[in-house]
RNA sequence: CACUUAUCAAGAAAGGCAGAGGGAAUUGGCCCAAUGAAGCCUUUGCAACCCUGUUAAACUACUCAUUUAACAGAAGGUGCAAACUCCAUCUCGCGUUUAGGCGAGAAGAGAUAAGUC
Numbered sequence: 001c002a003c004u005u006a007u008c009a010a011g012a013a014a015g016g017c018a019g020a021g022g023g024a025a026u027u028g029g030c031c032c033a034a035u036g037a038a039g040c041c042u043u044u045g046c047a048a049c050c051c052u053g054u055u056a057a058a059c060u061a062c063u064c065a066u067u068u069a070a071c072a073g074a075a076g077g078u079g080c081a082a083a084c085u086c087c088a089u090c091u092c093g094c095g096u097u098u099a100g101g102c103g104a105g106a107a108g109a110g111a112u113a114a115g116u117c
Stems, first nucleotide, its partner, number of pairs: 002116007013043005021032003027088003044081003049077002051073008085109001089106006
C1' cells in the first nucleotide's frame, strides 16, 4: 500500500520549543490562529479496539481450549483530547411557505482499531 470486519452525536488540556499557517484531498462555505497555527517534546487526561477478570451460553468425550454475549477493570499495545468525520451527495418522511430546518435510511471519501496476504 491492498483486502476484510467493527466503530465514528459521547468523552478528555496544560506547559516547553517553534514561528504562520491550520481544519485529509478538489471546489465552495463556515471556522480556528501573533491572546501564537502546523510540527516536535513533557506531563495530565479521555475512551475501551486489542487487553485483564467474572458470569452465562454454544461447541466438545471433557471442568481445558475456542467462539459469542453481558458486566467490571485500566497494568500494557494503539488511538484520541475545537466545531457530528466542521458542513456539502441521493432517497423517503415531517414541518414550513420560499428561506433556513428536523428525523430515518443509503452511497462515496476519510479516520481509528483488530486481522489477512
Background: The prediction has a mean pLDDT of 80. SAM riboswitch aptamer (S box leader) from Hydrotalea sp., 117 nucleotides, folded computationally. The sequence was found by an Rfam model in a public genome assembly.